[in-house]
RNA sequence: CAAGUAAACCGGGUGACCGCCCUGACUUUAGUCGGGGAGGAAAGUCCGAGCUCCACCGGGCAGGAUGCUGGGUAACACCCAGGAGGGGCAACCCUACGGAAAGUGCCACAGAAACAUACCGCCCCGAUGAAUAAUCGGGGUAAGGGUGAAAUGGUGAGGUAAGAGCUCACCAGCGGCUGGGGGACCGGUCGGCUGGGCAAACCCCAUCCGGAGCAAGACCGAAUAGAGGGACACAGGGACGCCCGGCCCGUUCCCCGGGUUGGUCGCUUGACCCCGAUGGUAACAUCGGGGCUAGAUAGAUGGUCACCACCCCGAUAUAAUCGGGGUACAGAACUCGGCUUACCGGUUUACUUGGCUC
RNA sequence: UGCCGAGUUGUGUAGUGGUAGCACAGGGGACUUUGGAUCCCUUAGCCCAGGUUCGAAUCCUGGCUCGGCAG
Repeated sequence: CAAGUAAACCGGGUGACCGCCCUGACUUUAGUCGGGGAGGAAAGUCCGAGCUCCACCGGGCAGGAUGCUGGGUAACACCCAGGAGGGGCAACCCUACGGAAAGUGCCACAGAAACAUACCGCCCCGAUGAAUAAUCGGGGUAAGGGUGAAAUGGUGAGGUAAGAGCUCACCAGCGGCUGGGGGACCGGUCGGCUGGGCAAACCCCAUCCGGAGCAAGACCGAAUAGAGGGACACAGGGACGCCCGGCCCGUUCCCCGGGUUGGUCGCUUGACCCCGAUGGUAACAUCGGGGCUAGAUAGAUGGUCACCACCCCGAUAUAAUCGGGGUACAGAACUCGGCUUACCGGUUUACUUGGCUC
Repeated sequence: UGCCGAGUUGUGUAGUGGUAGCACAGGGGACUUUGGAUCCCUUAGCCCAGGUUCGAAUCCUGGCUCGGCAG
């Protein structure tokens, strides 16, 4: 210098004028003077919680979620560290990564056969035959051909009538014994023990899970129409799966119809933010100090101008300069922790590979 | 704001792992003096991206679009 990998960060700045929402003080009740006012994703609503209501408790079935190991956390499908597998020369990255000899199911077409088989072959025996040819019958075989996404461990040698883990060497897997590790797992040794794939098919195993959601819910005010329909008689109800038991409410429950469309609270101090120390490889935890940072209810956070910053295009022979254009994605409505998705452009740090120079 | 549901030729729909069909519409032809009706042929599609599988419209994950419900 070039190409790349990982992580962190910025998300235009200043001033003037006109506006919007919340709020403090003053006061003549209409203003004056102050203070505060979007994000890293406020988004998608995909996970997990807080909070609130459903009087409550227990059991079973169904259903759902997660799925290598260990840890973190309020919790998680998140995060950290590690293992195994895969990709890359490397830095590094990716993984839905439990179980297929518990069972059931599926594997189209092709092919003999897709789970228990032999089409072409190869070999042996018998018969016919002159015959080691050919035909027929019986048997062996899975090495070769062929089909397929996939064909019964792979390669080589021995062996055999031909073959075959039949035997041996190496490799892959499985099982036993054994060493290391907290564990996933890694290593050694012995045993020829060796019939596929799919669980993002049903399922099995382990762990976890009640429902609804701030339009939850509480209070005040206002308003009001049921001679509408249905269910049942110890039934019925107990908030969106079903059943059972206890318990509670208990004379009702469901549908249809009618009225109200105002206000206050919930509402922003919170598993909060910043700095430091300690423990831990880390995620994170503990302690100390400091800080207060939007709260609307049809929904505020905006617009114009000037200068500067950065980028692009054009003019000119270059620079300087001039002119034009652009500065992303997007916008809180109960609140957090995550994930995912969108994003013009730019900065910093660490590392890898290659080239050049000293 | 919260909670649900659905995307298959131009339109309405079927297909629940193995060659994507059907009806109407469009185009061409036949029949007819011409048009209509009828008959024959034909064009055109799985919302997008990634994954699982030998194989995906179908199964899984993420996104996009549309629709519905509430007090």